[in-house]
Molecule: transfer RNA
Organism: Pseudomonadales bacterium
RNA sequence: UCCACAGUAGCUCAGUUGGUAGAGCAAGCGGCUGUUAACCGCUGGGUCGCAGGUUCGAGCCCUGCCUGUGGAG
Numbered sequence: 001u002c003c004a005c006a007g008u009a010g011c012u013c014a015g016u017u018g019g020u021a022g023a024g025c026a027a028g029c030g031g032c033u034g035u036u037a038a039c040c041g042c043u044g045g046g047u048c049g050c051a052g053g054u055u056c057g058a059g060c061c062c063u064g065c066c067u068g069u070g071g072a073g
Stems, first nucleotide, its partner, number of pairs: 001072007010025004019056001027043005049065005
């Protein structure tokens, strides 16, 4: 320098044909228990890596850039 893949909640990851974002764990609160743990329920938490473009509408499509991993030279 080039190619491929990945980037979404604190962490690990879903998100199918473009229709306005979820799960598990963690955290907070409550229930249960003599107490803790375990178990059960509820709640909060996201400008979807950054900037543009297309579209009535973008996590998803297009372009550039950044970061990480792997490969080629």